[in-house]
RNA sequence: GCGCCGGUAGCGCAACUGGAUAGAGCAUCAGACUUCGAAUCUGAAGGCUGCGGGUUCGAUUCCUGCCCGGCGCGCCA
Repeated sequence: GCGCCGGUAGCGCAACUGGAUAGAGCAUCAGACUUCGAAUCUGAAGGCUGCGGGUUCGAUUCCUGCCCGGCGCGCCA
């Protein structure tokens, strides 16, 4: 340099053929239970979907440029 895959909540991940308000788990916080904790149960909060641009009535999804990570291939020495 070329090709492929990925980037979504603090963390690891979903989101159907483009459709309505982007979800659940762990973690966190509050409550219940308990003598106190742990475990368990209930609830809450937490997201400009890597960064721009485009298409569209509508984009996490499609197109495009760039950035970051992984894998493979190639080139030079």

Notes: The prediction has a mean pLDDT of 81. Predicted 3D model of a 77-nucleotide RNA (transfer RNA) from a sheep gut metagenome.